[in-house]
RNA sequence: UGAAGGGGUAAGGACGCGUGGAUGGCAACAUCUCCGAGGAAAGUCCGGACUCUUUGCAAACACGGUGCCUGGUAACGCCAGGCGGUGCGCGGAGAAAUCUGCGUGUUAGGGAAAGUGCAACAGAAAGUAUACCGCUUAUCUUCUGAUAAGUAAGGGUGAAAUGGUGCGGUAAGAGCGCACCAUGCCAGUGGUAACAUUGGCAUUGGCAAACCCCACCGGGAGCAAGGCCAAAUAGGGAUGCAUUAGGCGCGUUUGCACGCUGCAUCCGGGUAGGCUGCUUGAGGUUAUGGGCGACCGUAACCCUAGAUGAAUGUCCUUAACGUCUUACGACGUACAGAAUCCGGCUUACACCCUUCACUUU
Numbered sequence: 001u002g003a004a005g006g007g008g009u010a011a012g013g014a015c016g017c018g019u020g021g022a023u024g025g026c027a028a029c030a031u032c033u034c035c036g037a038g039g040a041a042a043g044u045c046c047g048g049a050c051u052c053u054u055u056g057c058a059a060a061c062a063c064g065g066u067g068c069c070u071g072g073u074a075a076c077g078c079c080a081g082g083c084g085g086u087g088c089g090c091g092g093a094g095a096a097a098u099c100u101g102c103g104u105g106u107u108a109g110g111g112a113a114a115g116u117g118c119a120a121c122a123g124a125a126a127g128u129a130u131a132c133c134g135c136u137u138a139u140c141u142u143c144u145g146a147u148a149a150g151u152a153a154g155g156g157u158g159a160a161a162u163g164g165u166g167c168g169g170u171a172a173g174a175g176c177g178c179a180c181c182a183u184g185c186c187a188g189u190g191g192u193a194a195c196a197u198u199g200g201c202a203u204u205g206g207c208a209a210a211c212c213c214c215a216c217c218g219g220g221a222g223c224a225a226g227g228c229c230a231a232a233u234a235g236g237g238a239u240g241c242a243u244u245a246g247g248c249g250c251g252u253u254u255g256c257a258c259g260c261u262g263c264a265u266c267c268g269g270g271u272a273g274g275c276u277g278c279u280u281g282a283g284g285u286u287a288u289g290g291g292c293g294a295c296c297g298u299a300a301c302c303c304u305a306g307a308u309g310a311a312u313g314u315c316c317u318u319a320a321c322g323u324c325u326u327a328c329g330a331c332g333u334a335c336a337g338a339a340u341c342c343g344g345c346u347u348a349c350a351c352c353c354u355u356c357a358c359u360u361u
Stems, first nucleotide, its partner, number of pairs: 001357007009319007017036002020033005038335001042346002045344005050222004055257007063218005068082005083109001084107010110213002115211002117207002132155002134151007163181006182203009226276004236267006246261004283302008320333005
């Protein structure tokens, strides 16, 4: 300096505010008492519970989402443990290519042999893709040039140039041959699996965070959802289609079943009130058992906001922490406020504590 995790002020007093409970009171209200804004309440990015929607089942298509494996969970794009790739650090083997151990970070991690497409510029050429320089041989010759044939090892351009290293071979070269490595396919063995490993065969550009293909998942709307009471108005008007068979049933089509009886569009009017939903939950704490872990089981105990123009506050003192000061003392204490609820993710955060990594002295 950075990352991960935890904390993120405490106690007392005075006054004040809100729901619930008790007592008193006809009532207004009064007294006492329990409790009263977070780790993110933020973002509204995911997943649900719950509520409504005149549908349900099956298939296909469209649209959207996810994308290694196995577990966890109500579920998830989340969490845990693994596998593979890759960066860095410290080692080891090897002639080299390359392989491998430990640690740490990261991973938008299915398919390029179904198809389409992209790669500016540079370069000879960007994938059934080449010969710019060069190398070799032959002939001619203006003496270092020309032509023909062969070549892709060396060089250049580029992010990327027909797998890589070494040895042999060749006129010079090339998997042309061999050994080793890399990648892919097949088989055996191990593992639930992703995969690993042994052997054999083969030698193939990259990009899907491009369209696409494959597998899996997904109705819609949302507490301003909804329900009840009271009250009020215009049980209003126009146009088009249909009329016993059609139509409708909130992505489309088809089939079956069920339900309703007109459907569609537009204009205009009333409702601004009260109650409820509303906080007992996939809840919390402690102990214990299982599991590497996420988490699960058992037992006991607890009830911890429910406002509705919107309460949860202000002041004083002491303590704690931090900065400045020789000291006295002074100053300061972050980000930020519930609104149906819960599980995640992301973002903000003065200062303090723990662990890890790096740098300096």
RNAcentral holds the sequence, with entries from ENA. The RNA shown here (Bacterial RNase P class A) has 361 nucleotides and comes from a Pseudomonadota bacterium. It matches the Rfam family "Bacterial RNase P class A". Gene Ontology terms of the family: ribonuclease P activity, tRNA processing and dimeric ribonuclease P complex. Rfam describes the family as follows. Ribonuclease P (RNase P) is a ubiquitous endoribonuclease, found in archaea, bacteria and eukarya as well as chloroplasts and mitochondria. Its best characterised activity is the generation of mature 5'-ends of tRNAs by cleaving the 5'-leader elements of precursor-tRNAs. It is recorded under the gene name rnpB. The model forms 95% of the base pairs in the Rfam consensus.